This is a predicted structure of a 76-nucleotide RNA (transfer RNA) from Candidatus Wildermuthbacteria bacterium RIFCSPHIGHO2_02_FULL_45_25. The sequence is in RNAcentral, with records from ENA. Model confidence (mean pLDDT): 80 of 100. Lineage of the source: Bacteria > Bacteria candidate phyla > Candidatus Wildermuthiibacteriota.
[in-house]
């Protein structure tokens, strides 16, 4: 340096170009319990790494760039 995969909610991870961006765990309240944990019912949390283009419409496609991982190469 060259290829290729990743980035979305605290964590893991979904997500045909069009719906208000979801699930689980977790986090907050309630309810239930002598308290707790377990169920149950509600809640809050997101610049979809960053900038541009493409489109009526981008989280999704195309550039560039960040950051992570893996594979070749260079160096000793």
């Nucleotide at each position: 340096g060259u290829g290729c995969c990743c980035g979305u909610a605290g964590u893991u991870c979904a997500g045909c170009g069009g719906a208000u961006a979801g699930a689980a765990c977790g986090c907050c309240a309630g309810a239930u319990u002598g308290c707790g944990g377990a169920u149950c019912u509600g809640g809050a949390a997101g610049u979809c790494g960053c900038a541009g283009g493409u489109u009526c419409g981008a989280g999704u496609c195309c550039u560039g760039c960040c950051g992570g991982g893996c594979a070749c190469a260079c160096u000793a």